[in-house]
Context: one part of a larger RNA
């Protein structure tokens, strides 16, 4: 180096754009440092092999012939791969025309519930539990009505349902914007896959600054239950959940399944589109593409299970694995305001 592998045994990088690098349609021509046939000459001896021979045979030794691998140099091939020139469109991307969407960001608007203040009615309890208490209430509680005011979150629709690269995203409406389906007789004409690094983005928790705080609630008080209760259960409650701006960067960040193309029986359900067939017309149906499920042929797999949304069968590029602790741990080194966080071992020991 070589070799086998990565849903569940060890391995898919949280996700994304993109550099270098690797790879790379179709058709001619021209060329050839790759490639491939050939020729010479080097590749010391041993060692490998063949063949012969010498110790009684073997190992082991001699002789000879091949061979190995490189490496210069000459000649010659052009299938393929490389330049290079021209051309094509099926791959890629774009006009065109029709969609769906909780995709994103500002901004304004709504009703429900809940709370809080004030005012009414009322008059002795409420509240909470297995069951108590703590707790709140004659300075009027709890229920009720009515007025103000306040956070937060969005009941029904709603779904095996939609969008998003991922995280993720759900009351309306408005303005700005992103990807994306399909349809086309239209354009460019390989402009394309992959991507080490590098940028970006990334629940929750934390963190800094200012703000806001209704309910919920880590710490913490207090009842209770217990041998005891630093808990489960109960009243209460601070940080935080919430807003702006700025910072952590991690997850069971899962589909535990990297990205891309190609090929390979069938059945069904949804969601979004086009055709066509029928019709007055729409629906129903057929056919068809894209997307999410559910069953399975074949084939894969240790077995579960996977199976056109593959874990089948192929190809391209990338990450990462190589017995268990010791450790995702020390050292170092980047980043962080910390808190950590990214690379990442060894002795030792089974």
């Nucleotide at each position: 180096c070589u070799g086998g592998g990565c849903g569940u045994a060890a391995a898919g990088g949280g996700u994304g754009u993109c550099u270098a690098g690797g790879c790379g349609g179709c058709c001619a021509u021209a060329u050839u440092a790759g490639u491939c046939u050939u020729c010479u000459g080097u590749u010391a001896a041993a060692u490998c092999u063949c063949c012969a021979g010498g110790c009684c045979u073997a190992a082991c030794c001699u002789g000879g012939g091949g061979g190995c691998u490189g490496c210069a140099g000459g000649a010659g091939a052009a299938a393929c791969g490389g330049u290079a020139u021209g051309g094509c469109u099926c791959g890629a991307g774009g006009g065109c025309g029709c969609g769906a969407g909780a995709g994103g960001u500002g901004c304004a608007c709504g009703g429900a519930a809940c709370u809080c203040a004030u005012g009414g009615u009322g008059g002795a309890g409420g509240g909470g539990u297995g069951a108590a208490a703590u707790c709140c209430g004659u300075u009027g509680a709890u229920a009720u009505c009515a007025u103000g005011g306040g956070g937060a979150a969005c009941a029904c629709c709603a779904a095996a349902g939609g969008c998003g690269a991922a995280g993720g995203c759900a009351g309306u409406g408005c303005a700005c914007u992103g990807g994306u389906g399909c349809g086309u007789u239209c354009c460019u004409g390989a402009c394309g896959c992959u991507g080490a690094c590098a940028c970006a983005c990334g629940a929750a928790a934390g963190c800094c600054a200012g703000g806001g705080u209704a309910g919920c609630g880590a710490a913490c008080g207090g009842g209770a239950u217990u041998a005891g209760a630093u808990a489960c259960c109960c009243c209460g409650g601070u940080a935080g959940u919430c807003c702006u701006g700025g910072c952590c960067c991690u997850a069971a960040a899962c589909g535990c399944u990297g990205c891309u193309c190609g090929c390979u029986c069938g059945c069904u359900a949804c969601a979004c589109g086009g055709a066509g067939u029928a019709u007055c017309g729409a629906c129903c149906c057929u056919c068809u593409g894209u997307g999410u499920g559910g069953c399975u042929a074949a084939g894969c797999u240790a077995a579960c299970g996977c199976g056109g949304u593959a874990a089948g069968c192929g190809a391209g590029c990338c990450g990462c694995c190589u017995g268990g602790g010791u450790a995702g741990u020390a050292c170092g080194a980047g980043c962080g305001c910390a808190a950590g966080c990214u690379u990442a071992a060894a002795a030792c020991u089974c």
The part of an RNA shown here (small-subunit ribosomal RNA, central domain) has 350 nucleotides and comes from a bacterium. Rfam family: Bacterial small subunit ribosomal RNA.